[in-house]
């Protein structure tokens, strides 16, 4: 130093232009059960989708460039 592929709650994931608040599963947080504790049940909070910028009536999604990651090659 080329190419490519990821980046969405604390952790793992869907979602891929328009639909109601951006969904799941863990995990947190209150209550209920229990003598506790785990397991069960009910509620609940927590993400303006990496950044800038551009396209479009409309971007989490499409395109540029950065930035972090991570594969091949050299």
């Nucleotide at each position: 130093g080329a190419u490519c592929c990821u980046g969405u709650g604390g952790c793992c994931c869907a979602g891929u232009g328009g639909c109601u608040c951006a969904g799941g599963g863990c995990g947190c947080u209150u209550c209920c059960c229990c003598g506790a504790c785990a397991c069960g049940g009910a509620a609940g909070a927590g993400a303006u989708c990496g950044g800038u910028g551009g396209u479009u009536c409309a971007a989490u999604u499409c395109c540029a460039c950065c930035c972090a990651g991570g594969a091949u090659c050299a």